[in-house]
């Protein structure tokens, strides 16, 4: 330099163009002499910009970043 894959919550990850879910972690509560475990609840997310569409995490363009490959 070129090519491929990928970017969603603190972490690991789901989601046929039509309400962004789960697990673990965190916080609060119940229980307990205390703690742990268990149970109940809460908070927290689509890499940036632009386009298409009634509607975009999803499709298109561009930029940024990560991994792999070719030279």
């Nucleotide at each position: 330099a070129c090519a491929a894959u990928c970017g969603u919550a603190g972490u690991u990850u789901a989601a046929u163009g039509g309400u962004a879910g789960a697990a673990c972690a965190u916080c609060g509560g119940u229980c307990u002499c205390c703690a742990a475990a268990a149970c109940c609840g809460a908070a927290g997310g689509u890499g940036g910009g632009g386009g298409u569409u009634c509607a975009a995490a999803u499709c298109c363009c561009u930029c940024c970043g990560a991994u792999u490959g070719u030279g």